Source information: This is a predicted structure of a 469-nucleotide part of an RNA (small-subunit ribosomal RNA, 3' major domain) from an uncultured bacterium. The full RNA is in RNAcentral, with records from ENA.
[in-house]
Context: one part of a larger RNA
RNA sequence: UGACGGGGGCCCGCACAAGCGGAGGAACAUGUGGUUUAAUUCGAUGAUACGCGAGGAACCUUACCCAGGCUCGAACGCAGAAGGAAUGUAUAUGAAAGUAUACAGCUAGCAAUAGUCGUCUGCGAGGUGCUGCAUGGUUGUCGUCAGCUCGUGCCGUGAGGUGUCGGCUUAAGUGCCAUAACGAGCGCAACCCUUAUCGAUAGUUGCUAACAGGUUAAGCUGAGGACUCUAUAGAGACUGCCGGCGUAAGCCGCGAGGAAGGUGGGGAUGACGUCAAAUCAGCACGGCCCUUACGUCUGGGGCGACACACGUGUUACAAUGGGUGGAACAGCGGGAUGCCACUUGGCGACAAGGCGCUAAUCCCCAAACCCACUCCCAGUUCGGAUCGGAGUCUGCAACUCGACUCCGUGAAGCUGGAUUCGCUAGUAAUCGCGCAUCAGCCAUGGCGCGGUGAAUACGUUCCCGGGCC
Numbered sequence: 001u002g003a004c005g006g007g008g009g010c011c012c013g014c015a016c017a018a019g020c021g022g023a024g025g026a027a028c029a030u031g032u033g034g035u036u037u038a039a040u041u042c043g044a045u046g047a048u049a050c051g052c053g054a055g056g057a058a059c060c061u062u063a064c065c066c067a068g069g070c071u072c073g074a075a076c077g078c079a080g081a082a083g084g085a086a087u088g089u090a091u092a093u094g095a096a097a098g099u100a101u102a103c104a105g106c107u108a109g110c111a112a113u114a115g116u117c118g119u120c121u122g123c124g125a126g127g128u129g130c131u132g133c134a135u136g137g138u139u140g141u142c143g144u145c146a147g148c149u150c151g152u153g154c155c156g157u158g159a160g161g162u163g164u165c166g167g168c169u170u171a172a173g174u175g176c177c178a179u180a181a182c183g184a185g186c187g188c189a190a191c192c193c194u195u196a197u198c199g200a201u202a203g204u205u206g207c208u209a210a211c212a213g214g215u216u217a218a219g220c221u222g223a224g225g226a227c228u229c230u231a232u233a234g235a236g237a238c239u240g241c242c243g244g245c246g247u248a249a250g251c252c253g254c255g256a257g258g259a260a261g262g263u264g265g266g267g268a269u270g271a272c273g274u275c276a277a278a279u280c281a282g283c284a285c286g287g288c289c290c291u292u293a294c295g296u297c298u299g300g301g302g303c304g305a306c307a308c309a310c311g312u313g314u315u316a317c318a319a320u321g322g323g324u325g326g327a328a329c330a331g332c333g334g335g336a337u338g339c340c341a342c343u344u345g346g347c348g349a350c351a352a353g354g355c356g357c358u359a360a361u362c363c364c365c366a367a368a369c370c371c372a373c374u375c376c377c378a379g380u381u382c383g384g385a386u387c388g389g390a391g392u393c394u395g396c397a398a399c400u401c402g403a404c405u406c407c408g409u410g411a412a413g414c415u416g417g418a419u420u421c422g423c424u425a426g427u428a429a430u431c432g433c434g435c436a437u438c439a440g441c442c443a444u445g446g447c448g449c450g451g452u453g454a455a456u457a458c459g460u461u462c463c464c465g466g467g468c469c
Stems, first nucleotide, its partner, number of pairs: 008469006015460002019423005026315008034306002042053002064301007076124006087104007105116004126290002129288003135284002137279003140275001142273001147186006153162003166177003192267004197235002200232004207224002211222003238261001241255001242253004304442001317416001321375006333364003338357002342353004382413001387408007429452007
């Protein structure tokens, strides 16, 4: 000077408390450990690993294992040698990669014939081999916490201190006052995006109040820019105004006005640094190692195993519910090897036709909710695992190992021990929809979107983390 203390003071945070809903018990999905295996490729391991890298493991991917091949090599650069040319088809064999052969073409040769599906040599190649404790770059975390420093001056023999402390205040080292300090920088805040209000401009593909036409119905048509909306540039909120308190900064007010009030809501933005934190398997790169193999091609298998243990989720255990029928209302997005209206067939997954759309034009396109009937508290008309049979689709190919449909089957489970997690408002809870990856899909995951829509916060004694003295 820091760090630490079951030392003290002050102050924050879903940290506790007050509430709501979960996890921990069940079945399944998924990740991990362990075990097994020829291989179950590798990495990530308290918080800060475990639906993580992986935003798509049947082949490929793929790095692992077994087997069969190649060795200038799967791809690429340079130099050299020979050179007249250097392509197509078929057959055999094979699991394929490949290998071998034949014919045609081409070249040489008068011809027989020979050569050719590129050859040889060298230097570079190649390595998901090792080291993240040699590194760059990127990232997690403390933490969006309010801190971390510098110049000059002053103090101290010096390490250092001061400034940055004290009082008040703030979400904030945010400000005000005081002051051997005076200033400044990185952070805070603001500038950026989005959302909430308004008028202006613009009016098609969107909209339809008035006028006219029109229909079983419909902005369907003429027409219109009012409204909604779309998308450009603006306005608007600043404790600006009022009252109270205060030296001031500022605080308080079911005060005004206003769509919005004191940072309006949300996002992006992450200081100096910490953990020799993570990554040599995204990429780059030093060193070491392999070079007829630790490189590379191909077929098959594995990454999907299963006495078990843990994490994260989905579905439930029912009546605030299940089933059947009827009838409404979104937003974000996506679409040409695509989205598919509509028609026909099929119980259905889907199939066969087929309109429109390069999109504010066409399509994908809601469910909870509401209404009616039924079930009558049961392991049930709850629950749907598991298994049997029959199919659909994608794709060379669904045995290992895809999704979906129909019929049958109908397991555990009657609200979960100790313990533990999330959340303060359009939030939790609940309901569906879209997208990326993608042939298909193991998505119950991830990232977004809208619909319905609560309860509670006395307070800071205690638990956890953090800041200042």